[in-house]
RNA sequence: AAACUGAAGAGUUUGAUCCUGGCUCAGAUUGAACGCUGGCGGCAUGCUUAACACAUGCAAGUCGAACGGUAACGAUGGAAAGCUUGCUUUCCAGGCGACGAGUGGCGGACGGGUGAGUAAUGCAUAGGAAUCUGCCCAGUAGCGGGGGACAACCUGGUGAAAACCAGGCUAAUACCGCAUACGCCCCCUGGUUUAAUCACUGGGGGGGAAAGCGGGGGACCUUCGGGCCUCGCACUAUUGGAUGAGCCUAUGUCUGAUUAGCUAGUUGGUAGGGUAAAAGCCUACCAAGGCGACGAUCAGUAGCUGGUCUGAGAGGAUGAUCAGCCACACUGGGACUGAGACACGGCCCAGACUCCUACGGGAGGCAGCAGUGGGGAAUAUUGGACAAUGGGCGCAAGCCUGAUCCAGCAAUGCCGCGUGUGUGAAGAAGGCCUGAGGGUUGUAAAGCACUUUCAAUUGUGAAGAAAAGUUUAAGGUUAAUAACCUUAAACCGUGACGUUAACUUUAGAAGAAGCACCGGCUAACUCCGUGCCAGCAGCCGCGGUAAUACGGAGGGUGCGAGCGUUAAUCGGAAUUACUGGGCGUAAAGCGUGCGUAGGUGGCUUGGUAAGUCGGAUGUGAAAGCCCUGGGCUCAACCUGGGAACUGCAUUCGAUACUGCCAGGCUAGAGUAUGGUAGAGGGAAGUGGAAUUUCCGGUGUAGCGGUGAAAUGCGUAGAUAUCGGAAGGAACACCAGUGGCGAAGGCGGCUUCCUGGCCCAAUACUGACGCUCAGGUGCGAAAGCGUGGGGAGCAAACAGGAUUAGAUACCCUGGUAGUCCACGCCGUAAACGAUGUCUACUUGGAGGUUGUGCCCUUGAGGCGUGGCUUCCGGAGCUAACGCGUUAAGUCGACCGCCUGGGGAGUACGGCCGCAAGGUUAAAACUCAAAUGAAUUGACGGGGGCCCGCACAAGCGGUGGAGCAUGUGGUUUAAUUCGAUGCAACGCGAAGAACCUUACCUGGUCUUGACAUCCAGAGAAUCCUGCAGAGAUGCGGGAGUGCCUUCGGGAACUCUGAGACAGGUGCUGCAUGGCUGUCGUCAGCUCGUGUUGUGAAAUGUUGGGUUAAGUCCCGCAACGAGCGCAACCCUCGUCUUUAGUUGCCAGCGGUUCGGCCGGGCACUCUGAAGAAACUGCCGGUGACAAGCCGGAGGAAGGUGGGGAUGACGUCAAGUCCUCAUGGCCCUUAUGGGCUGGGCUACACACGUGCUACAAUGGCGGUGACAGCGGGAUGCUAUGGGGCGACCCGGAGCCAAUCCCCAAAAACCGCCUCAGUUCGGAUUGCACUCUGCAACUCGAGUGCAUGAAGUCGGAAUCGCUAGUAAUCGCGGAUCAGCAUGCCGCGGUGAAUACGUUCCCGGGCCUUGUACACACCGCCCGUCACACCAUGGGAGUUGG
Repeated sequence: AAACUGAAGAGUUUGAUCCUGGCUCAGAUUGAACGCUGGCGGCAUGCUUAACACAUGCAAGUCGAACGGUAACGAUGGAAAGCUUGCUUUCCAGGCGACGAGUGGCGGACGGGUGAGUAAUGCAUAGGAAUCUGCCCAGUAGCGGGGGACAACCUGGUGAAAACCAGGCUAAUACCGCAUACGCCCCCUGGUUUAAUCACUGGGGGGGAAAGCGGGGGACCUUCGGGCCUCGCACUAUUGGAUGAGCCUAUGUCUGAUUAGCUAGUUGGUAGGGUAAAAGCCUACCAAGGCGACGAUCAGUAGCUGGUCUGAGAGGAUGAUCAGCCACACUGGGACUGAGACACGGCCCAGACUCCUACGGGAGGCAGCAGUGGGGAAUAUUGGACAAUGGGCGCAAGCCUGAUCCAGCAAUGCCGCGUGUGUGAAGAAGGCCUGAGGGUUGUAAAGCACUUUCAAUUGUGAAGAAAAGUUUAAGGUUAAUAACCUUAAACCGUGACGUUAACUUUAGAAGAAGCACCGGCUAACUCCGUGCCAGCAGCCGCGGUAAUACGGAGGGUGCGAGCGUUAAUCGGAAUUACUGGGCGUAAAGCGUGCGUAGGUGGCUUGGUAAGUCGGAUGUGAAAGCCCUGGGCUCAACCUGGGAACUGCAUUCGAUACUGCCAGGCUAGAGUAUGGUAGAGGGAAGUGGAAUUUCCGGUGUAGCGGUGAAAUGCGUAGAUAUCGGAAGGAACACCAGUGGCGAAGGCGGCUUCCUGGCCCAAUACUGACGCUCAGGUGCGAAAGCGUGGGGAGCAAACAGGAUUAGAUACCCUGGUAGUCCACGCCGUAAACGAUGUCUACUUGGAGGUUGUGCCCUUGAGGCGUGGCUUCCGGAGCUAACGCGUUAAGUCGACCGCCUGGGGAGUACGGCCGCAAGGUUAAAACUCAAAUGAAUUGACGGGGGCCCGCACAAGCGGUGGAGCAUGUGGUUUAAUUCGAUGCAACGCGAAGAACCUUACCUGGUCUUGACAUCCAGAGAAUCCUGCAGAGAUGCGGGAGUGCCUUCGGGAACUCUGAGACAGGUGCUGCAUGGCUGUCGUCAGCUCGUGUUGUGAAAUGUUGGGUUAAGUCCCGCAACGAGCGCAACCCUCGUCUUUAGUUGCCAGCGGUUCGGCCGGGCACUCUGAAGAAACUGCCGGUGACAAGCCGGAGGAAGGUGGGGAUGACGUCAAGUCCUCAUGGCCCUUAUGGGCUGGGCUACACACGUGCUACAAUGGCGGUGACAGCGGGAUGCUAUGGGGCGACCCGGAGCCAAUCCCCAAAAACCGCCUCAGUUCGGAUUGCACUCUGCAACUCGAGUGCAUGAAGUCGGAAUCGCUAGUAAUCGCGGAUCAGCAUGCCGCGGUGAAUACGUUCCCGGGCCUUGUACACACCGCCCGUCACACCAUGGGAGUUGG
């Protein structure tokens, strides 16, 4: 200085969040098994399954000091034979050592095994009385004297054997009498004591014992065996102890109520029997008890405990090894012997099985140790020794001992050790990765220097051993120096393990590392292969061409002679909640009262001491756990001591609280008196309105019904209307989050009967209370039974509609039923989804109903009770919400819940006439299911608003012909892409070749193109032949630039390889660009605040705007991207500058701004001004703004353009470009010819031209703007009917040209397939181009198709717009109805926002979140599994 010390979470439901809730994981553990791997040692452990069957060996014997004896062995003695003359063999002798079999004693009831049975005849803990106990210990007394047998053995017999039978002999510590016996047992009888037995203590009577053996010995005796004495052992009786055993009691000891009643020896008594002993333990008789909701009985499962595993603990699970108890021994039953058994290696009977057999009959029992078969995922050697510890027998030596101690096998577990250590950067090689530089493996290796544990090898070598025995000595005993016992000394000498442990010698890094994992949980990442395949997976989940998730590799992480997997238990799991949960909506309050058992209970006094608290004593076995010492080198392990064992019992105390007993009180509860309110309940009577039906009157053609109709009713007189009658049901207004009732529920009025609440004031009882398992009553609607009733309504049913269908919604009819009486049913979203009762805890506003006081002046004020509604504080809640009527804070009692589905189902029980109700599972399956709230999206939800969205208009498309694009089809190819809006006159701003990517044929292979290397040559130009051309073979001209003279730069050719090349694939690997919602007004952030959080607020609200535009308000304050503005253009003016533009005034003129001149004007192009709701009036909130007006060229963003927020659509594009990956490389690359992209039954989109008179044709010196021009635009002039040609001035453009504008205007035509329309076709031409066949455009003449305004449907446009008219440009040799621009002429309409489409904001519902093209239900089809029915068939 002690025994204290101990508590973690994560993944997964969702777009996200919080909760509820399940599933899964990380930890520890195991008698384990399996996979891969495996050096050594120590200590442990090892059939969990078939209590299945067992070959073989062993596991219980011992005693000659109990006995008769002598089969075997030995010694000794004797005899005989052989001869090798001192050996061998044979025989004899129980006299000796000993000893087979037998008699007898003790032990085989211990030790060892197993866990089948057993839920209590068991076990654990604590007690008890009516018992026994061999061997052992202590005490007392004794051991006298006789008898007759039976084994062995011999003889005979039966049997295959096992074994048995008969006759004869014999011993004992075997057996049986007799004697003795205080005490012992039994009976009788006194005393003490007691309630009485019991107990103690006297007296009398009766009954019952024994065995010897061995050692030693002085005297005496002797039949020579011995007697006798003594010692030891044995024996008998008895008392006590110890040990062991039997019996009884209390408490505790698994699950099921879908097991609720069980019991005749059953419960008790009396008598008898029985036992070692109490007892129905047994029998007879008597009584009718006993057990049970505190779970009897029945069923299932199970040996129990100390302990073990886990856990912070409380608990949960478990009961291998070790220890205590129990039970069992092939299965069932039985007793015998014995101190002890109903007996594992004993007996008898029955049964099953196995074996032997001569078929007559016998033998056996591994759940002892080994071992075998079998079962199984799975569990060892047919080993050594009694050396130690222990047991049996024996005086002892000793014998026996598969108990035990050891060894063997197994990484089965725990513990320890090793497989080297230091140094070593050229950071080697190799591997892997790479951004190609490098990185990493990695000081790792090699190399150098050391060490030698362990294993191997050489030798040495403890401890486990103390006894026993022999000798001597001392003491005890004895007559004794003997013998025996105890102690001491000496001697002798005992080890399976064992080639032990340990130490030591020698040699050398030498012989010794794997397994799992690397997506998250969970420590650890890259490459390749694969391509929803192969596979992985504990959960979530990975894999469909760039997989850290599959397989391999490199690297890494973890553990390490092991590592993983599987199985199992506890933990985490507060997920059964005692510690420590819940029930409004997540699973969960019985539909509601009354009430039994039970639980629980006001104030106070006294007592008691059961609960409770404290002390002491006993017990709580040992081992184990814990603490602390010690021993193995440490540890595991072993060992000493302690603590603990939280328990039970006994006893002594305490008395606050609870209980119990006795007494008191009045605050809880109840009773009495007097009142108030009420659809509380039951019965009887009664009233009016209305519907329907019937009768009668009036009256005429319809009524009725619907979204619209029809079925239906009606001329046989309906509906309508008037009068009368009948009948049933329900009770308008009052009427109300008003009232009453426990709930269900209750509504005209009157009467009778009747329950309950409440208030006021007193009196009385005196805790009589609360809750309530079972039990019992009530219990909407529908339904059932019997009998009535039946107006209206109305399941079923019929008809008519609607519809694709319509077994529905709508309509016309209509039966059960609805109503009454009686009897069942017993359920509802029976809801406040909130059990009943008491108390406490801030408030406000009502409703209803009592009552007190104040002046009842007022329907007034101030109080005090009951019931009820709304809002809200604290607090609670996952949130929503609840909030004195709690879902707040405490208490009492009851009911209920434990993931979703299967299922409130099946089976069983109970109830019911039935329908059905109640109680109530499992297999299987999923990883979720659920609650509340959040953000979106959506709605045939709501509100507000906008847009050529509708409406109002104008003009089209859809019909015709043609042009163009697409689909489809065709083809050698008809290259590819774009596909709702947002593809389709789109990429393509222009396919005859080229383009061109496609097809055919024929060709090239470092390539048409880039860089590098080597060699040659300048480059380049002209040209011949072959060929369809690519290409091939030739000819000629030409020798350049720089130079340090070596060569170099550019270019061409040849050669080799690195590489080029690809309009090949993937737009779902990408960049960039683009479309679209949408020029819609939105999209966000910081800080703050609110909320547990996702999120909200801001951004919502009131106004306003084209606008999240602005104003006001506001837990928000600010900010960003968008809007607007800044930019371009058009419209007005000013300044400036006037050439190529312009010409007012002046002059000239060829009359043309042509010239001089001028820059005023137009215009051009630069700089400015101007417009801001600035001004006025009205309105609005005094705001923002809106309406009107003035002025102004223009007025409320003046018109147009450019400008496209966060994002959506895996939208489009790999064929513009760029680019990852993959693919091709004498081809998927390159070059060439020809063809194709131009096809054509057909379908669609976009356009052009028309169908005509608002027109066509003809004529005519009306008037633009934007633009373009050198390979170009091309004038004047000439030719041609014309396209065009000839020719060529001018112009690199405010100069020249294109350039003519056309609609307009004038004339003719007169409604027709035309003087409309121009397709198609023929002939003849023009132009471009190397070339117009496939396949261009244009011209002239001729031809003259369809078409007479277009179905359903659908498009554009709100003003200089639509419509209409022409002009220009890009592309381009040529080709425009397309596209992009330009100007001319120039409308109509908008009431308005109900509807269609799209969009914005707010709000609401949601089971949607891939977001309504969502989610999701059921049938059917196909396959499979199980089951029912089934014409039948088959077997018994």